[in-house]
RNA sequence: GGAACCGCAGCUCAACAGGCAGAGCGUCUGGUUGAAGCCCAGAAGACGCUGGUUCGACCCCAGCCGGUUCCA
Numbered sequence: 001g002g003a004a005c006c007g008c009a010g011c012u013c014a015a016c017a018g019g020c021a022g023a024g025c026g027u028c029u030g031g032u033u034g035a036a037g038c039c040c041a042g043a044a045g046a047c048g049c050u051g052g053u054u055c056g057a058c059c060c061c062a063g064c065c066g067g068u069u070c071c072a
Stems, first nucleotide, its partner, number of pairs: 001071007010025004019055001027043005048064005
């Protein structure tokens, strides 16, 4: 320098033909307890960035950024 794949919550991962963004763990609040833990109820929290297509984009397209691998 070129190519492929990947980028979603604090962490590990889902999601879809383009039509309300989810789970487990973790965090916080309340219940329970003498106090904790377990358990129960609830809450906060995310689509890497910019642009394009579309009535509508995490999803399609382009560029950029970052990561992994391969080639040179």
Molecule: transfer RNA
Organism: uncultured Clostridia bacterium